[in-house]
RNA sequence: AUUUCAUCACGAGUAGCGGAGGGAACGGCCCUUUGAAGCUACGGCAACCAUUCUUUAUGAAACGGUGCCAAAUCCGACGGAUAUUCCGACAGAUGAUGU
Numbered sequence: 001a002u003u004u005c006a007u008c009a010c011g012a013g014u015a016g017c018g019g020a021g022g023g024a025a026c027g028g029c030c031c032u033u034u035g036a037a038g039c040u041a042c043g044g045c046a047a048c049c050a051u052u053c054u055u056u057a058u059g060a061a062a063c064g065g066u067g068c069c070a071a072a073u074c075c076g077a078c079g080g081a082u083a084u085u086c087c088g089a090c091a092g093a094u095g096a097u098g099u
Base pairs, nucleotide, nucleotide: 001099002098004096005095006094007093008092013042014041015040016039017038021031022030023029026076027075028074043069044068045067048065049064051061052060053059073091078088079087080086081085
């Protein structure tokens, strides 16, 4: 870089450094000097992989490997329907897996 599969309306933040951006991209809308991104420390959430348990399941635990901690993947964008809504596709994210 890419293949396949699964999940994506739940959940979880403080401090120090830093000093103007950030929310993937486009359009919105929003966050931000009452301090953005990034880095560090500590904390937390979750339970994909691994591990452990027993009541063996649509279960539990949370010491390991990842991931995550504004807003539904923030919303929309393309198609469809029984249409103030719903379903699906695309794109994206994360994990496991193969090349």
The RNA shown here (SAM riboswitch aptamer (S box leader)) has 99 nucleotides. Its mean pLDDT, the model's own confidence on a scale to 100, is 84. Rfam family: SAM riboswitch aptamer (S box leader). Rfam links the family to the GO term regulation of gene expression.